A computed fold for an 82-nucleotide RNA from Methylomonas methanica, annotated as c-di-GMP-I riboswitch aptamer. Its Rfam family is "c-di-GMP-I riboswitch aptamer". Rfam links the family to the GO term cyclic-di-GMP binding. NCBI's taxonomy places the organism under Bacteria, Pseudomonadati, Pseudomonadota, Gammaproteobacteria, Methylomonas.
[in-house]
RNA sequence: GUCGUCAAUCGCCAACCCCGUUGCGAAGCGGGUUCGGAAAGUUACGGAGCUUGCGACAAAGCAAGCUGGCCGAGCUGCUCCC
Numbered sequence: 001g002u003c004g005u006c007a008a009u010c011g012c013c014a015a016c017c018c019c020g021u022u023g024c025g026a027a028g029c030g031g032g033u034u035c036g037g038a039a040a041g042u043u044a045c046g047g048a049g050c051u052u053g054c055g056a057c058a059a060a061g062c063a064a065g066c067u068g069g070c071c072g073a074g075c076u077g078c079u080c081c082c
Base pairs, nucleotide, nucleotide: 012037013036017032018031019030020029021028022027035069041075042074043073045072046071047070048067049066050065051064052063053062054061
């Protein structure tokens, strides 16, 4: 330095729900909470799901968005029993 690991140590994040707030909405942010996470750090690049508008009040589809705790992938980080 790399791979593996989460045994140990110091720690980290925060699901659902509640309150406030932003947004047409999916959802985001702040506080409480602690289901879980070894990248639950980060990036909408690919897929998937969701929202709004158009499409005939349907479908296919098109455009603009949301979700990183849906999956994959990229980048980055901590520890050292083996």

Of the family's consensus pairs, 95% are formed in the model. The coordinates come from a structure-prediction model, not an experiment, and the mean pLDDT is 81.